Source information
A computed fold for a 93-nucleotide RNA from a Burkholderiales bacterium, annotated as Glycine riboswitch aptamer. Its mean pLDDT, the model's own confidence on a scale to 100, is 77. It was read from a public genome assembly, where an Rfam model found it.
RNA sequence: UUUGUAGUCCGGGGAGAGCACGACCGGUAGAUUGGUCGUCGCCGAAGGCGCAACUCCCGUCAAUCGCUCAGGUAACCGUACCUGGACUGCAUA
Repeated sequence: UUUGUAGUCCGGGGAGAGCACGACCGGUAGAUUGGUCGUCGCCGAAGGCGCAACUCCCGUCAAUCGCUCAGGUAACCGUACCUGGACUGCAUA
C1' cells in the first nucleotide's frame, strides 16, 4: 500500500402505534397550547428477557421470532438496520 473485519465519531436514509379520557399545575384577552399524575387501548426497530440449533451434555447460546419490564403512541426529537467518510485495532496479500 490492497482487501476484509471490529469499535468510536460525524453525515444521509429510517417504520409502527389514541394530538385518547379524567384530574391538577403554570400561562393567556381567550385558548382545543405546554407539563405532571392516574386510567384503559395500542406499537416494537434503544435497551432487557425467552426460545432453536450446536455440544465433550459441563456448557455455548441467536434473530428483524416471541414477551412487553423499560421505552414509545400528532409534528419535532429519537430508534434497530442500511450506507458514505475519518480515526484506531486485528487479520490478509